[in-house]
RNA sequence: GGGGACGUAGCUCAGUUGGUAGAGUGACGCGUUCGCAAUGCGUAGGUCGUGGGUUCGAUCCCCAUCGUCUCCACCA
Numbered sequence: 001g002g003g004g005a006c007g008u009a010g011c012u013c014a015g016u017u018g019g020u021a022g023a024g025u026g027a028c029g030c031g032u033u034c035g036c037a038a039u040g041c042g043u044a045g046g047u048c049g050u051g052g053g054u055u056c057g058a059u060c061c062c063c064a065u066c067g068u069c070u071c072c073a074c075c076a
Stems, first nucleotide, its partner, number of pairs: 001072007010025004019056001027043005049065005
């Protein structure tokens, strides 16, 4: 320098041939217990990496860009 994959909640990940997003775990609260653990219920938590474009509407499609991983090439 070229190709590919990935980027979504604190963490690990899902999601949809475009209709404003979920699970597990963690945090907090309540119940159960003498208390803890475990368990049940509930709550909060996300400008879907960033910036543009298309569209009535973008996490999804297109372009650029940043970061991580990986393959190839080049120099030494």
Molecule: transfer RNA
Organism: Bdellovibrionota bacterium